[in-house]
RNA sequence: ACCGAUAAAGCUAAACUCCUCGUGAGGGGAGGGCAGAAAGCGUCGGGUCUUCAAGAUGAAGAUGGCCGGGCUACCGAAG
Numbered sequence: 001a002c003c004g005a006u007a008a009a010g011c012u013a014a015a016c017u018c019c020u021c022g023u024g025a026g027g028g029g030a031g032g033g034c035a036g037a038a039a040g041c042g043u044c045g046g047g048u049c050u051u052c053a054a055g056a057u058g059a060a061g062a063u064g065g066c067c068g069g070g071c072u073a074c075c076g077a078a079g
């Protein structure tokens, strides 16, 4: 360094419920806990979704817990 344990200490938090913001996809907060070894960060490429427009392609957005790539990071058994 790869790798990721029936290890230790911690971390995040799906569905669902309540409050709240948004036309919407969805975002934030509280509860909750399905899961996660990058489920940390950023929309660079792709995917999916929303709104507007429609003559087509298009415009503006959402999603990092969809994939690839980028940057960064705790612990340390076996190999």
Stems, first nucleotide, its partner, number of pairs: 002079001003076002011036002016031006034065001040071002044068003047063006
A computed fold for a 79-nucleotide RNA from a Deltaproteobacteria bacterium, annotated as c-di-GMP-I-GGC riboswitch aptamer.
The source organism's lineage runs through Bacteria, Pseudomonadati, Myxococcota and Myxococcia.
It matches the Rfam family "c-di-GMP-I-GGC riboswitch aptamer". Rfam links the family to the GO term cyclic-di-GMP binding.